[in-house]
RNA sequence: AGAGUUUGAUCCUGGCUCAGAACGAACGCUGGCGGCAGGCCUAACACAUGCAAGUCGAGCGAACCUCUCAGCUUCGGUUGAGUUGGUUAGCGGCGGACGGGUGAGUAACGCGUGGGAACGUGCCCUUAGGUACGGAACAACAGUUGGAAACGACUGCUAAUACCGUAUGAUGUCUUUCGAGACCAAAGAUUUAUCGCCUAGGGAUCGGCCCGCGUUGGAUUAGGUAGUUGGUGGGGUAACGGCCUACCAAGCCUACGAUCCAUAGCUGGUUUGAGAGGAUGAUCAGCCACACUGGGACUGAGACACGGCCCAGACUCCUACGGGAGGCAGCAGUGGGGAAUCUUGGACAAUGGGGGCAACCCUGAUCCAGCCAUGCCGCGUGAGCGAUGAAGGCCUUAGGGUUGUAAAGCUCUUUCAGCUGGGAAGAUAAUGACGGUACCAGCAGAAGAAGCCCCGGCUAACUCCGUGCCAGCAGCCGCGGUAAUACGGAGGGGGCUAGCGUUGUUCGGAAUUACUGGGCGUAAAGCGCGCGUAGGCGGAUUGUUAAGUCGGGGGUGAAAUCCCGGGGCUCAACCCCGGAACUGCCUCCGAUACUGACAGUCUUGAGGUCGAGAGAGGUGAGUGGAAUUCCGAGUGUAGAGGUGAAAUUCGUAGAUAUUCGGAGGAACACCAGUGGCGAAGGCGGCUCACUGGCUCGAUACUGACGCUGAGGUGCGAAAGCGUGGGGAGCAAACAGGAUUAGAUACCCUGGUAGUCCACGCUGUAAACGAUGGGUACUAAGUGUCGGCAGAUUACUGUCGGUGCCGCAGCUAACGCAGUAAGUACCCCGCCUGGGGAGUACGGCCGCAAGGUUGAAACUCAAAGGAAUUGACGGGGGCCCGCACAAGCGGUGGAGCAUGUGGUUUAAUUCGACGCAACGCGAAGAACCUUACCCAGGUUAGACACGCUUGUAUUAAGAACCCGAAAGGGUGAUGAGUCCGUAAGGACAGCUUGCGCAGGUGCUGCAUGGCUGUCGUCAGCUCGUGCCGUGAGGUGUUGGGUUAAGUCCCGCAACGAGCGUAACCCCUGUCUUCAGUUGCCAUCGGGUGAUGCCGAGCACUCUGGAGAGACUGCCCAGGAUAACGGGGAGGAAGGUGGGGAUGACGUCAAGUCAGCAUGGCCUUUAUGCCUGGGGCUACACACGUGCUACAAUGACCGGCACAAAGGGUUGCAAUCCUGCAAGGGGGAGCCAAUCCCAAAAAACCGGCCUCAGUUCAGAUUGGGGUCUGCAACUCGACCCCAUGAAGGCGGAAUCGCUAGUAAUCGCGGAUCAGCACGCCGCGGUGAAUACGUUCCCGGGCCUUGUACACACCGCCCGUCACACCACGAAAGUCAGCUGUACCUGAAGUCGCUGGAGCUAACCCGUAAGGGAAGCAGGUGCCCACGGUAUGGUUGGUGAUUGGGGUGAAGUCGUAACAAGGUAGCCGUAGGGGAACCUGCGGCUG
Repeated sequence: AGAGUUUGAUCCUGGCUCAGAACGAACGCUGGCGGCAGGCCUAACACAUGCAAGUCGAGCGAACCUCUCAGCUUCGGUUGAGUUGGUUAGCGGCGGACGGGUGAGUAACGCGUGGGAACGUGCCCUUAGGUACGGAACAACAGUUGGAAACGACUGCUAAUACCGUAUGAUGUCUUUCGAGACCAAAGAUUUAUCGCCUAGGGAUCGGCCCGCGUUGGAUUAGGUAGUUGGUGGGGUAACGGCCUACCAAGCCUACGAUCCAUAGCUGGUUUGAGAGGAUGAUCAGCCACACUGGGACUGAGACACGGCCCAGACUCCUACGGGAGGCAGCAGUGGGGAAUCUUGGACAAUGGGGGCAACCCUGAUCCAGCCAUGCCGCGUGAGCGAUGAAGGCCUUAGGGUUGUAAAGCUCUUUCAGCUGGGAAGAUAAUGACGGUACCAGCAGAAGAAGCCCCGGCUAACUCCGUGCCAGCAGCCGCGGUAAUACGGAGGGGGCUAGCGUUGUUCGGAAUUACUGGGCGUAAAGCGCGCGUAGGCGGAUUGUUAAGUCGGGGGUGAAAUCCCGGGGCUCAACCCCGGAACUGCCUCCGAUACUGACAGUCUUGAGGUCGAGAGAGGUGAGUGGAAUUCCGAGUGUAGAGGUGAAAUUCGUAGAUAUUCGGAGGAACACCAGUGGCGAAGGCGGCUCACUGGCUCGAUACUGACGCUGAGGUGCGAAAGCGUGGGGAGCAAACAGGAUUAGAUACCCUGGUAGUCCACGCUGUAAACGAUGGGUACUAAGUGUCGGCAGAUUACUGUCGGUGCCGCAGCUAACGCAGUAAGUACCCCGCCUGGGGAGUACGGCCGCAAGGUUGAAACUCAAAGGAAUUGACGGGGGCCCGCACAAGCGGUGGAGCAUGUGGUUUAAUUCGACGCAACGCGAAGAACCUUACCCAGGUUAGACACGCUUGUAUUAAGAACCCGAAAGGGUGAUGAGUCCGUAAGGACAGCUUGCGCAGGUGCUGCAUGGCUGUCGUCAGCUCGUGCCGUGAGGUGUUGGGUUAAGUCCCGCAACGAGCGUAACCCCUGUCUUCAGUUGCCAUCGGGUGAUGCCGAGCACUCUGGAGAGACUGCCCAGGAUAACGGGGAGGAAGGUGGGGAUGACGUCAAGUCAGCAUGGCCUUUAUGCCUGGGGCUACACACGUGCUACAAUGACCGGCACAAAGGGUUGCAAUCCUGCAAGGGGGAGCCAAUCCCAAAAAACCGGCCUCAGUUCAGAUUGGGGUCUGCAACUCGACCCCAUGAAGGCGGAAUCGCUAGUAAUCGCGGAUCAGCACGCCGCGGUGAAUACGUUCCCGGGCCUUGUACACACCGCCCGUCACACCACGAAAGUCAGCUGUACCUGAAGUCGCUGGAGCUAACCCGUAAGGGAAGCAGGUGCCCACGGUAUGGUUGGUGAUUGGGGUGAAGUCGUAACAAGGUAGCCGUAGGGGAACCUGCGGCUG
């Protein structure tokens, strides 16, 4: 410090995810030791049991025990005295307000920080003074008595540091006329010392109160408040104060967020981070709050009191049913909840606390120990040597590699743990729970001690097997559908290590809320536009001030923590000491540039004044012509209208057309212009009136008056709403006609709201420059509008608008660029992944439609922007092709042949499926082939190699038996080759067993090879350079040209490669060479005739070698080029004709059945052999063909002219025979020699005369021939007979551009036989092409794109089904809360307390009375509770609404291309649905 993930690829935006650190954690696997820390985050749920606050006899009386003395004694004891010692309930004092726990409540002066004045303060310190005299009670105790108990009641007795009175009283308090007056204290204990007590002052400590600032979220909480805000009097408090009360006033808080709701103890700190910041508030420390829930006071220095009291409530327990008791959020512990959190331990030795003079007692505070890998830190599980690189495992290309110096083995060591011995500090004299602990020494032995996660990328680490979209994995991207480094196992490897992973949470990465440090033209994001309030910001200059700001000082910022230095535990963690820091707040002094404040001045910002100017700026009134429609009249007659084509419609009742007249409404042609005006919406005939703004020129005025603008307020297209008018045209809805599969649309005919006017509402648009407003600055050039100045023919300068282009700069790119999207400043608005959703709920506005504000659950890993390359378009341009057109002949109809589908079948083997499967694999299925079916048989096999067992009359084998054959059995006969030391061995054969053979079984989507196709289309690329952030572009585009990326020219390109062309073959002309074909050409011979013969090679021909054609020449065109046109010559002319040749690639195209081959499957079978059957089936459908339908013909007769092939298990002449197929016989020929072999159409003659025929030949009957082991299933041919459909073929569709189509025959491969198929050969031999609009395919350029498995693409909505979350809903349940009223416990306070009670003081001898109280009564306040009615939050709810997600469901086709009606926005209506239509707007 970054990385993965949107795409075919790229850049950007943007979210999601990962790597880091941390934790009071939990879970899984594992677990040796020690140190230090930590340990109910959940139920502030309920609690058994024990302990956690007592102490003082030096305050008091008393009782008891003990001791001493004395008396008595029944010797048990008992009584009395005592300054023995002790224990204790009670009275009394101090402490139980500390310490300990918890975080429920609390958004608050609660906390933090810094200040303040009107207070209190036991114990402690200090100062001054005092401590006199009396009195009466109540517990205890005793007696009686109630109660189950808890706990009482009555009577009597008693002490005090308990209580009361009097005295003394000021330095105290109050009053005051300032002379004074009034009022209030005390406690003693003791042997001294001493400890106490009272009053008052001061201090310290602690506490109460007040204030500034800071302290979570929500505005879908905007108004709140009645003791409320202030004053006066009074009361109350320790103290100020509405703290309380009476009266008076009407204030007070709030957009700088009151009130309300939700959440939360706050802080030092902790954690993360570079920091700023974020998150957090366990342990430790400070503060606060609470103590079962709610209320209340008492006591006290202090409480409204955790282990006190009273009341109410819930709960639990006891009960004799009458009543009582209790409060672990103290320490342990229990139940419960939960993913989860410990011992009912030891000690007061230390530290600290309470009481006490003290000894001492108490102390679950505390110090220790126990449990737990919960965390941090340290240590160990051994060290060295050790190669044959052992064994085993795993992999393997079978060689080896790896585990791996790892092990074994040898030599050592002993930390930790174990055992034995010694043994602390902590204590300053005594006292040690920890603890026989830490530590030290000794002993034995490698001995007791390693796991967890990961290995596709991110991210370090790879192989085999298993599995087969299953099982599973997964943090994101994503793996798994038979070769998985991604699942599971194994081997190996990587990481960390007594731990390792997972989960959860926080920060980081995330500049992804951006203060540091982001954005808003198109990615999310500028309010539709003004005016303007608060607020923010603000020109020049002078002075004052010193709030901000800056410097210095002081106070504070607790300790701990963090950081630095040092020190102590062997180190570390941990602990101790010192420093720094704590970025803050308060305060004092100083500085005055800037900002602020105050005062003054100025003119450049802003405004004013004067003079000009342009304009669809606005409002009102008036007015004009053209056009549409309607009405009246005339002329006139059969159509008009409308469309792609039609129809609905209008018209003989006279339309349309045309002429004249009239009515009415709406809109204003031309001018008209990236022209003008306006803030925007918007504004267009003309005239008048009123009116806003702007510009220019001048200026001697004002003097910062400015900019922006949250709320607010006004304006605001179209549609829409209300009321009243108006209504010509147009036109949602609606109706009809068309179109269509349908057509709720597009098109047509009609047509209502509406469009228009007035008034009122609505308040939204793609309200767009998708660009808020203002100011300043930053190259040029060129239009245009308005003005001014100077020139005056054009021109120049300047100000204000409005455009284009373009530099710097900016931008992801596109682009922007003085009208910024540049450079800066000021103010406002807005954004933070996509969907859900601009939806729901709530509020506000509206008559409604709806607008505005505006979420969440859930879901996805993307959604986007710009640009790139392709592909595609019912986009454009250019061009080509038998692509269309122009022609010729076919197919589609018939019969037959053949292939396919389907069906059938035991089987009808398999493959091929648009073009590019279908007379295809198959150049030939009766058996064989043959892969299929049935049946019979066989198992080392029909075939190969190796090892092994046996066999020697083995191998071979006539013949015979069974059998359909295969096969099985018998078996005459019968002895191979080589070596040899002559015994034998080897090979071959048969045979046994083992490795194995075999498979047309599967996978062409694991493959090789081969092939098809686009396409013989002209394309496909590379190197270097250049351009671009990049994908990529350029080159290869452009202007011409070509069959061609063919060539020329131009050009940031220059070159090159694979393709094109050429080189190759055939053919067309000629030459030459060669000559058992050819020739009377030439010479000779022969015949009835013939190259028949000799000779010859001239010609033809054959087959070798050459020549020839290159736009070479000429003319004009073109750019002087390439090239095209014409011409000459030539056998051939512009690639002469034909063939072979197939770029980069596409189609997971075809083939595992041609061959090869990985993997899988099979092995007495899915192999092999054999017989028979099937592949030949047949209601049908399709493809490809043949023959025809006839006279351009059929038939009969005559008679010509080829080429290319084949031939010895072959072709076969002549001859004989048969009507014929054929048969017999057989010359010749291994073939330029012989044969197949007749070419046919043509031509000549004859006949037929338009008919199902003298056309056509299917079908069927009969008879034959040939091949073959065999023609039944199932061959071909011949003869006789039969003589079907068919009279030129619907929609549709195919081939062909010249020696081509058409037509005619000939040959060959395969092959025993079988050809209408296929492959070749020649004969005869046309027509047409204007042309490129259209169909199909293709090439190049360009354009759009939401496509990129690429239009056979993508994709929208309804409906149906499943699941999920949410909204509404009659209601219903619960919480919180407001208001009104009722009730009113305990308690304080007030009143009463006159018939009940009362020791202290007063009067009185007393009785009694008084004073002061108590009980009781009563009043105010008030908790719980109740009634009624609101608000609010949450749960639930029949039903319902939309949304999301799902596998291959249904209906359509809305969008993306001109998406087939351009799309989209707002609005309104309509419709199964996407949507359609109207009106206005936008260009995306």